The RNA shown here (FMN riboswitch aptamer (RFN element)) has 134 nucleotides. Rfam family: FMN riboswitch aptamer (RFN element). Rfam describes the family as follows. The RFN element is a highly conserved domain that is found frequently in the 5'-untranslated regions of prokaryotic mRNAs that encode for flavin mononucleotide (FMN) biosynthesis and transport proteins. Model confidence (mean pLDDT): 76 of 100.
[in-house]
RNA sequence: UUGAUUCUUCGGGGUAUUGUGAAAUUCAUAACCGACGGUGAUUGACAGUAGUUUUGUCAUAAGUCCGUGAGCCGCAAGGCUGAUUCCGUGUAAUUCGGAAACCGACGGUAAAGUCCGGAUGAGAGAAGAUAUCU
Numbered sequence: 001u002u003g004a005u006u007c008u009u010c011g012g013g014g015u016a017u018u019g020u021g022a023a024a025u026u027c028a029u030a031a032c033c034g035a036c037g038g039u040g041a042u043u044g045a046c047a048g049u050a051g052u053u054u055u056g057u058c059a060u061a062a063g064u065c066c067g068u069g070a071g072c073c074g075c076a077a078g079g080c081u082g083a084u085u086c087c088g089u090g091u092a093a094u095u096c097g098g099a100a101a102c103c104g105a106c107g108g109u110a111a112a113g114u115c116c117g118g119a120u121g122a123g124a125g126a127a128g129a130u131a132u133c134u
Base pairs, nucleotide, nucleotide: 006129007128008127009126010125015030016029018028019027031114032113033104034103035068036067037066038065043059044058045057046056047055063102064101071080072079073078084100085099086098087097088096106117107116108115
């Protein structure tokens, strides 16, 4: 340094002083939110150089790309599971800049991404510690 075992910690955000109504944070209107890993031309730091560019290392950068997770169905094996385009730059971008869109489990309840509940749960995964082996 790599791998394995055990343990510890961490591990999801968001609605209104509006309208209608007997009743809605559920409808209408307006607003708000974006888990984890990968990719990535952004940004920053450091190294390198006499210096700049190039280059290298590290960190950082996608809700809609590639996957994962929660969730649902099933006795089980297993199965199912959302959404983006246009313009610009460029060798190269569904990732950058600009613009306009779209999406969001189950149960409850006036029809819910945002309220209440299963959940002081589970979890993709992240960080650290101990011991052993290489």